A computed fold for a 350-nucleotide part of an RNA from an uncultured bacterium, annotated as small-subunit ribosomal RNA, central domain.

[in-house]
Context: one part of a larger RNA
């Protein structure tokens, strides 16, 4: 390479949008590029293969044939693919009505709690731990009441509940805004799927400038523990955590399971919608679509397990793997303010 694979053995890109590329529903007609048939020309010699011949045989040599999977041309076929033309409506989209939602952005508002400050009451402790100590406190702490300041986060509701492509999203109100589901038919008429490169988004930590800082808290200091204790525990505490703008671009970015479409027993819970039944009405019950869980048949799997939300059966496209260590290292390139990211070996060794 071929092949075989990618939930857990090596292997799904963190996620999306999307150019090129690859692939592409249904009917009719055309064309005949791919495809198929036939014929002609060509496909050097030698070699290989088959048959025969010559050196005593063989090796070797000679003769003939076959083959040369190919290319070109001509004639023909038209199922499939392509191309052209004309249609169709099931894929896709649009419209109309209804619905759910922590989807996103901005502004404003609210209460509980912590801390701090002022005042009142009040007196000797408080705090902390396995036990203590550091620490705070007669300059009046802790506790308790009133008032104020400020920052951050939103108890209950809250739910294998919801929304979002993923990261992620949770007090309330308003404004702006994205996506989705269901129902009805109406419209467009394949407008689709995937996607190397590219672009955008991307937790936390970190970086730059400016602000903010209640609580928490790397670093740091002290107290303990201990043989030691650069830890675990305690008292403090700065970056940071918060906001604005700009970077960084990583993760056990995990469902360790790429995206889309189709098909393949059921049962049971739950969220959203529609219809039916029923009723005074809400329920209940039945059907159906979309989501989200559990159990389970066939099938699959090395097993575990998966099982209409597939890891089953197929198709399309992308990414990735190919023994362990060396190593996600070195070198080079590229991106970044830096930290570092991306790309990514070999020697050697088992």
């Nucleotide at each position: 390479c071929u092949g075989g694979g990618c939930g857990u053995a090596a292997a799904g890109g963190g996620a999306g949008c999307g150019c090129a590329g690859g692939c592409g529903g249904u009917u009719g007609g055309g064309u005949a590029a791919g495809u198929c048939u036939a014929a002609a020309g060509u496909g050097g010699a030698a070699g290989c293969c088959u048959g025969g011949a010559g050196c005593u045989u063989a090796a070797c040599u000679c003769c003939a044939g076959a083959a040369g999977u190919g290319c070109u041309u001509u004639a023909g076929a038209u199922a499939c693919u392509g191309c052209c033309c004309a249609g169709c409506u099931u894929g896709a989209g649009u419209a109309u009505g209804c619905c759910a939602g922590a989807g996103g952005a901005a502004a404003g508002c609210g209460g509980a709690a912590u801390u701090c400050a002022g005042g009142g009451u009040g007196u000797a402790g408080c705090g902390g731990u396995g036990a203590a100590a550091u620490g705070c406190u007669u300059a009046g702490a802790u506790a308790u009441c009133c008032u104020g300041a400020g920052g951050a986060a939103c108890a209950c509701c809250g739910g294998u509940g919801g929304c979002g492509a993923a990261a992620g999203c949770g007090g309330c109100u308003u404004u702006c805004u994205g996506g989705g589901g269901c129902a009805u038919u109406a419209c467009u008429g394949a407008c689709g799927c995937u996607c190397a490169g590219g672009c955008u988004c991307g937790a936390a930590a970190g970086c730059g400038u400016g602000g903010g800082u209640a609580g928490c808290a790397a670093a740091c200091a002290g107290g303990a523990u201990u043989a030691g204790a650069u830890a675990c525990c305690c008292u403090g505490g700065u970056a940071g955590u918060c906001c604005a703008c700009g970077c960084c671009c990583u993760a056990a970015a995990c469902a360790u399971u790429g995206u889309g479409c189709a098909c393949u027993a059921g049962g049971u819970g739950u969220g959203g919608g529609a219809g039916g039944u029923a009723u005074c009405g809400a329920c209940c019950c039945c059907u159906u679509c979309c989501g989200u869980g559990c159990c389970g048949u066939a099938g699959c799997u090395a097993a575990c397990g998966c099982a209409u939300u597939a890891a089953g059966u197929g198709c399309a496209c992308c990414g990735c793997c190919u023994g362990g260590g060396g190593a996600g290292u070195a070198c080079g390139g590229u991106c970044g303010c830096a930290a570092g990211g991306c790309u990514g070996a070999a020697a050697c060794u088992c």
The coordinates come from a structure-prediction model, not an experiment, and the mean pLDDT is 88. Rfam family: Bacterial small subunit ribosomal RNA. Its family is annotated with structural constituent of ribosome and ribosome in the Gene Ontology.